A computed fold for a 387-nucleotide part of an RNA from a Gammaproteobacteria bacterium, annotated as large-subunit ribosomal RNA, domain III.

[in-house]
Context: one part of a larger RNA
RNA sequence: AAGUAACGAUAAAGGGGGUGAAAGACCCCCUCGCCGAAAACCCAAGGUUUCCUGCUCUACGUUAAUCGGAGCAGGGUGAGUCGGCCCCUAAGGCGAGGCAGAGAUGCGUAGUCGAUGGGAAACUGGUUAAUAUUCCAGUACUUUUUAUAACUGCGAUGGGGAGACGGAGAAAGCUAUACCAGCCUGGUGAUGGUUAUCCAGGUUUAAGCCGGUAGGGAGAUGAAUUAGGAAAAUCCGGUUCAUCAUUAAUCCCGAGACGUGAUGACGAGGCACCAAGGUGCUGAAGUGGUAGAUGCUCUGCUUCCAGGAAAAUCCUCUAAGCUUAGGUUAUAAGAAACCGUACCCCAAACCGACACAGGUGGGUGGGAUGAGAAUUCUAAGGCGCUU
Numbered sequence: 001a002a003g004u005a006a007c008g009a010u011a012a013a014g015g016g017g018g019u020g021a022a023a024g025a026c027c028c029c030c031u032c033g034c035c036g037a038a039a040a041c042c043c044a045a046g047g048u049u050u051c052c053u054g055c056u057c058u059a060c061g062u063u064a065a066u067c068g069g070a071g072c073a074g075g076g077u078g079a080g081u082c083g084g085c086c087c088c089u090a091a092g093g094c095g096a097g098g099c100a101g102a103g104a105u106g107c108g109u110a111g112u113c114g115a116u117g118g119g120a121a122a123c124u125g126g127u128u129a130a131u132a133u134u135c136c137a138g139u140a141c142u143u144u145u146u147a148u149a150a151c152u153g154c155g156a157u158g159g160g161g162a163g164a165c166g167g168a169g170a171a172a173g174c175u176a177u178a179c180c181a182g183c184c185u186g187g188u189g190a191u192g193g194u195u196a197u198c199c200a201g202g203u204u205u206a207a208g209c210c211g212g213u214a215g216g217g218a219g220a221u222g223a224a225u226u227a228g229g230a231a232a233a234u235c236c237g238g239u240u241c242a243u244c245a246u247u248a249a250u251c252c253c254g255a256g257a258c259g260u261g262a263u264g265a266c267g268a269g270g271c272a273c274c275a276a277g278g279u280g281c282u283g284a285a286g287u288g289g290u291a292g293a294u295g296c297u298c299u300g301c302u303u304c305c306a307g308g309a310a311a312a313u314c315c316u317c318u319a320a321g322c323u324u325a326g327g328u329u330a331u332a333a334g335a336a337a338c339c340g341u342a343c344c345c346c347a348a349a350c351c352g353a354c355a356c357a358g359g360u361g362g363g364u365g366g367g368a369u370g371a372g373a374a375u376u377c378u379a380a381g382g383c384g385c386u387u
Base pairs, nucleotide, nucleotide: 013031014030015029016028017027018026032384033383034382035381040364041363042362043361046344047343050342051075052074053073054072055071056070060068061067080141081140082340083339084338086119087118088117092113093112094111098107099106100105122139123138124137125136126135142336143335144334145333146332147331148330149329150328151327152326153322154321158317159316160315161314162313166304167303168302169301172297173296174295177291178290179289180288181287182203183202184201185200186199187198204265205264208260209259215253216252217251218250219244220243221242222241223240224239225238226237228236229235266286269282270281271280272279273278305308350359351358366378367377368376
C1' cells in the first nucleotide's frame, strides 16, 4: 500500500420467547423463502469415531459465538437367515515334478489361489440419547448331527441331465403406487356467506403357509435292443415295438389374486400424570371403483447373426468295494462358530493442500402439468449456502 481488496454461488429473511458477561448467526415457536429424478432417503467404495450425551471457548470455524464435524470426559456398533468367512469357479496369479537357461530366472502340467459371477434359509411391529431384517413381541424358514420308528441296494475324485447365460422387438396378464368414492372421527368459522353436494384428518397391515390360476414349455408311459458317453451302468444317447394322446392327456416352469397369518399389530383421536422433554392407558373406520408402470410373469415368446463363461451344487447311473454298514421318509432333541454392523456417503466427514461453486458407482424416487425421469409448481423430507 491499507484498515484497502476479500470474507467462496443473489435460495432471504422478519417477529416473539429462552439461555448467556455478551445474541444478526445458538435453542424453541410463528411467518416468509429455496430444493423436491433432489439440495430427499438407502447402500457400495473411501474415510475411521467424525455417531450420542455432559462440560468448555485459548486455538480451529475466513466475522461473533452461549454454537460446532473444535477441546476435554463418559457412552455407543448385539445376527443360523444381511454382507463376509465358507463351497465353486472366470480373467489372471502362483506352481510339486518337468522344459529352457552359465546363473539370476523364465515358461508351464497336476494342483492351488483368485469375484466384479454361481451357491440353504426372515418378515411385520415395537424399542434406545446413540444399534437393529441383529435386541424384544408375534409369526416363519433353512442346513446339519444324534436318537427312535417304518421301509430299503448303497456306493465316486467317474458317466449323464439340470445349473447355463447374446442383441433387438412385440403383446398379454398382474402388481407397486396414485387418484376418486364410500366409511370413521372431529369441526361450523371474530369479515358478505358457509348444517351444505361443506371443511380437516384417517382409512395401514409382511414373510410364511394353502392351493396352482393368467401365461409359457416338452408328446407321455412301458418293453426290447444297442458299434456312442475312455471302464461299467438299470442313467444319457441311437434303433424297434406296444398303449395313450396328437383342438388333448401327462409332466415341468409360473406372476398375481383369494383364504390364512391377523379375535393380532398399527391406527385419527380421547383420558390420566408430568420434571413440560414426554410417560402410561385406551382406541373408531380400516370397504369399493378407476388409472397403472421402465417392476413381476419373462432366464418366457418372436426374431437376428456377430451365435452369446466356468465350476460347485442338486438329481440320476453304475465301478472298486460294502452289506449290524449305507440310504430314504417321518418324529423328537440338539447345533449353526468367527469377522463386519456407530456415523458421513453427489458430501463441511471420500478424491481435489481449505468447512474448496470441481469429481464420485448402484437402488428408491409421490402429486398437478405433460409423450416424458423434460419444464414449472408442490408432498414427504431437507435447507436459507458461517460475516
The coordinates come from a structure-prediction model, not an experiment, and the mean pLDDT is 86. Rfam family: Bacterial large subunit ribosomal RNA.